[in-house]
Context: one part of a larger RNA
RNA sequence: UGACGGGGACUCACACAAGCGGUGGAGCAUGUGGCUUAAUUCGAAGCAACGCGAAGAACCCUACCCGGGUUUGACAUGCUUGGAUGCCUCCUGGGGAUAACUCAGGUAGGCUGCCCGCAAGGGUGAAACUUGCACAGGUGUUGCAUGGCUGUCGUCAGCUCGUGCUGUGAAGUGUCGGGUUAAGUCCCUUAACGAGCGAAACCCCUGUCGCUAGUUGCCAGCGGGUCAUGCCGGGGACUCUAGCGAGACUGCCGGCGUUAAGCCGGAGGAAGGUGGGGACGACGUCAAGUCAUCAUGGCCUUUAUGCCCGGGGAUGCACACGUGCUACAAUGGCGCGUACAGAGCGACGCGAAGCCGCGAGGCGGAGCAAAUCGCAAAAAACACGCCCCAGUUCAGAUUGGAGUCUGCAAUUCGACUCCAUGAAGUCGGAAUCGCUAGUAAUCGCGUAUCAGCCAUGACGCGGUGAAUGUGUUCCUGAGUCUUGUACA
Repeated sequence: UGACGGGGACUCACACAAGCGGUGGAGCAUGUGGCUUAAUUCGAAGCAACGCGAAGAACCCUACCCGGGUUUGACAUGCUUGGAUGCCUCCUGGGGAUAACUCAGGUAGGCUGCCCGCAAGGGUGAAACUUGCACAGGUGUUGCAUGGCUGUCGUCAGCUCGUGCUGUGAAGUGUCGGGUUAAGUCCCUUAACGAGCGAAACCCCUGUCGCUAGUUGCCAGCGGGUCAUGCCGGGGACUCUAGCGAGACUGCCGGCGUUAAGCCGGAGGAAGGUGGGGACGACGUCAAGUCAUCAUGGCCUUUAUGCCCGGGGAUGCACACGUGCUACAAUGGCGCGUACAGAGCGACGCGAAGCCGCGAGGCGGAGCAAAUCGCAAAAAACACGCCCCAGUUCAGAUUGGAGUCUGCAAUUCGACUCCAUGAAGUCGGAAUCGCUAGUAAUCGCGUAUCAGCCAUGACGCGGUGAAUGUGUUCCUGAGUCUUGUACA
């Protein structure tokens, strides 16, 4: 100087308390361990691994296993041999497994540089192919050799430097103390005076108003028209769209405070003391994670640890754990009617109307590179009716049958529909998680990946919309000062 303490003081945080909803029990989905296996590819491991890499495992991906094939190679560059042999499409036949690969044939069609030449033709040797050699290749190993990227403490308020001063020195001071703040934020004091990286601000979204603009959006007034609809003429008022501005600064008032920083209350205001949200992550810690995104040193491999193909596996199942979904019902289930979003996506696409089918879906093809057309029905809510507390008109697992769609192909191993079946489950032990406001809870909608989809996941979007706390004794974590130490 640090680190540590079942030392002290102060402070903070959904840390506890107060409250709301869960997990732990059930069924299923998904990840992991274990077991099994020819293989069940690999990585991730307390918090910070376990719906994680994977924002799409039937084939492919694929790295694993079995079998078959191949050796200058699927890919790159250079040298070299050959000489017009070559390549692609199509057809025929053999081996092989209908594959990869390989052999033989064709009267077929197409492609093939430059120079001379009208052409015929001649020369050259480029591209392609071929022979051989250097080499390629490796998701093989080392994340404890590395770059890059990332997690975490933690959006915690800290981490440092120059000069000066103090100390023999390590080092200290500044950065401490008194207040204050979300903050090393600011004020005061002061052997310190300044400065940097962080905090804040600058950036984006959102909340109010104004100006500009007015189509594909809008429709108040005027006119026309319809069963109806901004449908038409028209209009820029309004909503909205999207650009530029205004606005919030403790600016004003009162109190407290040291006349300070600031705190409390109030006015005005759409918004008040950081208005709400996001992006943004200091010096560093964990030899944290990743050699399987990529890059890369060393090592290993080279008729194989490379490459191609067929099939299988990653989906196995006595069991254990994590994360979720659906429920156990009446604040509910079912039937019928009827409203109100936002954000997205669409040409190898979104696909309307109409018709067929109980339905998944099929036929169909209008319109739309989309404020114009489509996906698109928002759902919970609301109105009316039925059920009457039961393993039920709850719940939907499982299984049988019949189908639809995608795709070369749904057996291992897809999703969806219909009929039948109708399991466990009556609110969950010890324990444990999230959340302080448009939040929790609850309801639906969209997107990426994607032929399809095991999505209940992830990331967004809006609708309805609470309760509790104004405390810091305790648990957990963190910060500052101080104290002890046989630790570094």

Record summary:
The part of an RNA shown here (small-subunit ribosomal RNA, 3' major domain) has 488 nucleotides and comes from an uncultured delta proteobacterium. The RNAcentral record of the full RNA draws on ENA and SILVA. Rfam family: Bacterial small subunit ribosomal RNA.